Transfer RNA from a Bryobacteraceae bacterium, 77 nucleotides, folded computationally. The organism belongs to Bryobacteraceae, within Bacteria. It matches the Rfam family "tRNA". It is annotated as a transfer RNA. The sequence is in RNAcentral, with records from ENA. The coordinates come from a structure-prediction model, not an experiment, and the mean pLDDT is 80.
[in-house]
RNA sequence: GGUCCCUUAGCUCAGUUGGUUAGAGCGCGUGCUUCACACGCACGAGGCCACUGGUUCGAGCCCAGUAGGGACCACCA
Numbered sequence: 001g002g003u004c005c006c007u008u009a010g011c012u013c014a015g016u017u018g019g020u021u022a023g024a025g026c027g028c029g030u031g032c033u034u035c036a037c038a039c040g041c042a043c044g045a046g047g048c049c050a051c052u053g054g055u056u057c058g059a060g061c062c063c064a065g066u067a068g069g070g071a072c073c074a075c076c077a
Stems, first nucleotide, its partner, number of pairs: 001073007010026004019057001028044005050066005
C1' cells in the first nucleotide's frame, strides 16, 4: 500500500428485508427480605447506535469519506 471484517448502555452482545416508543445478560442504584451480609424478589437510572456528510416521507440498518481495532496479502534496493 491492497482486500475483507468489526465499532449499539460501565462490560459482553442481540437488533429479521429501512417503519410506532432501541433491547438482553452481567454490573450499578432504591425498596422488600435478614440481627447484618450474601442469595432471592420488585422497581429504576444509564444509549440519540464511533464521527462527518448523503439517499429516503422515514436510517442502528443503505451509500461515501474519516477515525480506531482486527485478519490475510504485497512491498521493504